[in-house]
């Protein structure tokens, strides 16, 4: 000094000044690393049990971690890289079934082309060619299947409660203990059930509160424990809750970065900030991302 692999971090900062929301009310606080997608896995709330069966549907090497997970850590294997590293849909092809263009004489109880050996006799043995494969072989399961395992549905538009307001009024069906019917797959058990339950056609209303707050599996720091994921202690902290949806504008100074200029020290001037915006809440994967910094590592050159 290049050129890479992997991890973590900024991604504006302070003042005034006006404006906006909510509280523990005159003072405090207010948008993320992803708040995106809605792909998993929960809490939490309802529905008749959260029962067995089918089906579907997801997972797949071993060992751990987590409230769980298709997630995360380690380790083995397989692929790729010179390497740091990356990446895997990583049980089974003697349960059974398919599936392989072209070339080949023939692609699977098949076939017999050349040469050779052999036999009673027969592709019965070998070698050569094609070809990924040529012994009833051997590859392929993000081919279909088989084995293990695990799964009850809906979801804050859940759910509860108050107020308005109407027409438990028509029609039809089926059914009252032999039970119709009762959440979003079907069978079956079980449980509940009479002004009952499904269907139609019509009528009214669609406002308010709660659910709502990040007191939570919680965030920091330390310390032990472990290769790590992570666990335990201790201490500290309390950090939107809006509802057509606030969380913002402006002025000034600083800071970083980058370009000009001069260039002994170093000054000036101009420029820029990216992806993007909470809605029940929380772990996780995956898109997305200007411009920087900081570690650890590999692989070239080059000079002591």
């Nucleotide at each position: 000094a290049a050129a890479g692999u992997a991890g973590a971090c900024c991604g504006c900062c302070u003042u005034a000044u006006c404006g906006c929301u909510a509280a523990u009310u005159u003072u405090u606080a207010g948008a993320g690393g992803a708040a995106a997608g809605u792909c998993c896995g929960g809490a939490c709330a309802c529905c008749a049990u959260a029962g067995a069966g089918c089906a579907g549907c997801a997972u797949a090497g071993c060992g751990g971690c987590u409230a769980a997970c298709g997630g995360c850590c380690g380790u083995c294997g397989g692929u790729u890289g010179u390497g740091a590293a990356a990446u895997c849909a990583g049980g089974a092809c003697a349960a059974g079934u398919g599936c392989a263009g072209c070339a080949g004489a023939a692609a699977g109880a098949a076939u017999g082309u050349a040469c050779a050996g052999g036999u009673a006799a027969u592709g019965c043995u070998g070698u050569a060619g094609u070809g990924a494969a040529a012994u009833c072989a051997g590859g392929u399961a993000a081919a279909c299947u088989c084995u293990a395992u695990g799964c009850g549905g809906u979801g804050c538009a859940a759910u509860g409660u108050c107020a308005u307001g109407u027409a438990a009024a028509c029609c039809a069906g089926c059914g009252u203990u032999u039970a119709a019917g009762a959440u979003u797959g079907c069978u079956c058990a079980g449980u509940c059930a009479a002004u009952g339950c499904u269907g139609g056609a019509g009528g009214g209303u669609a406002g308010g509160c709660a659910g709502c707050u990040c007191a939570g599996a919680a965030a920091u720091u330390u310390u032990u424990g472990g290769c790590a994921a992570c666990a335990a202690a201790a201490a500290u902290u309390c950090u939107a809750g809006a509802u057509a949806a606030a969380u913002g504008a402006u002025a000034a100074g600083g800071g970083u970065a980058u370009u000009u200029u001069a260039u002994u020290u170093u000054a000036a001037a101009a420029u820029a900030a990216a992806c993007a915006g909470a809605a029940u809440c929380c772990g996780g994967c995956u898109u997305a991302c200007a411009g920087g910094u900081c570690u650890a590592c590999u692989u070239u050159u080059u000079u002591c």